[in-house]
Context: one part of a larger RNA
RNA sequence: AACGAACGCUGGCGGCAGGCCUAACACAUGCAAGUCGAGCGCACCUUCGGGUGAGCGGCGGACGGGUUAGUAACGCGUGGGAAUAUACCCAAUUCUAAGGAAUAGCCUCUGGAAACGGAGAGUAAUACCUUAUACGCUCUUCGGAUCAAAGAUUUAUCGCCCAAGGAUCAGCCCGCGUUAGAUUAGGUAGUUGGUGAGGUAAUGGCUCACCAAGCCUACGAUCUAUAGCUGGUCUGAGAGGAUGAUCAGCCACACUGGGACUGAGACACGGCCCAGACUCCUACGGGAGGCAGCAGUGGGGAAUAUUAGACAAUGGAGGAAACUCUGAUCCAGCCAUGCCGCGUGAGUGAAGAAGGCCCUAGGGUUGUAAAAUCCUUUCGUUGGGGACGAUAAUGACGGUACCCAAAGAAGAAGCUCCGGCUAACUUCGUGCCAGCAGCCGCGGUAAUACGAAGGGGGCUAGCGUUGUUC
Numbered sequence: 001a002a003c004g005a006a007c008g009c010u011g012g013c014g015g016c017a018g019g020c021c022u023a024a025c026a027c028a029u030g031c032a033a034g035u036c037g038a039g040c041g042c043a044c045c046u047u048c049g050g051g052u053g054a055g056c057g058g059c060g061g062a063c064g065g066g067u068u069a070g071u072a073a074c075g076c077g078u079g080g081g082a083a084u085a086u087a088c089c090c091a092a093u094u095c096u097a098a099g100g101a102a103u104a105g106c107c108u109c110u111g112g113a114a115a116c117g118g119a120g121a122g123u124a125a126u127a128c129c130u131u132a133u134a135c136g137c138u139c140u141u142c143g144g145a146u147c148a149a150a151g152a153u154u155u156a157u158c159g160c161c162c163a164a165g166g167a168u169c170a171g172c173c174c175g176c177g178u179u180a181g182a183u184u185a186g187g188u189a190g191u192u193g194g195u196g197a198g199g200u201a202a203u204g205g206c207u208c209a210c211c212a213a214g215c216c217u218a219c220g221a222u223c224u225a226u227a228g229c230u231g232g233u234c235u236g237a238g239a240g241g242a243u244g245a246u247c248a249g250c251c252a253c254a255c256u257g258g259g260a261c262u263g264a265g266a267c268a269c270g271g272c273c274c275a276g277a278c279u280c281c282u283a284c285g286g287g288a289g290g291c292a293g294c295a296g297u298g299g300g301g302a303a304u305a306u307u308a309g310a311c312a313a314u315g316g317a318g319g320a321a322a323c324u325c326u327g328a329u330c331c332a333g334c335c336a337u338g339c340c341g342c343g344u345g346a347g348u349g350a351a352g353a354a355g356g357c358c359c360u361a362g363g364g365u366u367g368u369a370a371a372a373u374c375c376u377u378u379c380g381u382u383g384g385g386g387a388c389g390a391u392a393a394u395g396a397c398g399g400u401a402c403c404c405a406a407a408g409a410a411g412a413a414g415c416u417c418c419g420g421c422u423a424a425c426u427u428c429g430u431g432c433c434a435g436c437a438g439c440c441g442c443g444g445u446a447a448u449a450c451g452a453a454g455g456g457g458g459c460u461a462g463c464g465u466u467g468u469u470c
Stems, first nucleotide, its partner, number of pairs: 001469003005466005012342006018335002020300001025298003029295003034059003039056002042053004066253002075178007084170001089166002096159001097131004107120005136147001138145002151158002179225003186216003191213008228250004232243004255276005278289004306332001309330002314328001315326004345375001347373002355366004379411001381406005389397001414459005419440003425454005435442002
């Protein structure tokens, strides 16, 4: 000097920031991802305009938000690279033809305590499947072969299919850099390379068959411990040292372990399946759950906040739109946790009241301090007006910021230190006791060092202590 601090005493106001560093411990409750009727058939209501509901279908739930457990690694940082994919978006090409079979909802019957099902009948689509065609892609023995689609309506559009381009966002490879330990010296069999095949969007032992016996290592392999990395932050004249809260970029994770499905994209926090631990419901047959989202609870701890408001703005998802959703976000609440600003009054006022303290008893000091007098009204209080942010309309914040007026010095000062280091001294009490202490050291009867008082120094809505870093 600094802090995501804590503790003790004290505490007026505002602005801006910050707020579980510990148990990646367990979680009651509410909310955090929906949307589209301009894809579809039903059902209900209807002011006949339309609205509502479950379902099929589409897009989105891979973003946004959280956490730092793991990871010493191409994880991150930086600089390169080739063998790739990319929904929505942009500019533009070719098409959008002919048919079919189902299925949910609904109805009937039925199982189950529930969760959830089962059977039958019947129905629609931008759901599903054939056929045709092929600008073009791919393959090719250069003859050819293979591969699509979906319609809706307000008649003006919006969609759908194929193939190339862009943009964006990803996947992959490489050089260099990236903690400590040798009281860790050898490690490795898909291991190292090749041929061929499989697999992938794509390169590759990524996987497999065969062949060869390699590969890494004292310039530290392997093992062990610790740790998310960076921009940055703190300190320092710098070089360095320490650190990685908040904000931003990247990685990893989502009760623990494993797995794939769907999809342009996941091996998916609020999806699925299996196993495990835990919790809950049960009619004991069986089921349900996952706050390291926002609040909140218990626990742990020296210690860290409200079960608040709004989608008004910015941004996101869906929709042609109106709009709906959005604990992202914007905002209030709590906390001196920090930084910054302001106030707690200003002028005059005695050779100096009273009281306190000291005293050589003369006086000194507190001290212009108070009183008194005159003045002002910042902040706070009360009353009135009242925004910008957003305008065609829409304001949670908020009757907030800000402005005007009124009253009245009125409502607002503490903490620590005073032996030296180190700014600041006397008296009383105590008597190696009680105690102090960062170091040196004080205290055993005159203690400027303990305790109190008076006085003084320092900082100030804070001050001091403890902890940590430089």
Predicted 3D model of a 470-nucleotide part of an RNA (small-subunit ribosomal RNA, 5' domain) from an uncultured prokaryote. Its mean pLDDT, the model's own confidence on a scale to 100, is 88. The full RNA is in RNAcentral, with records from ENA.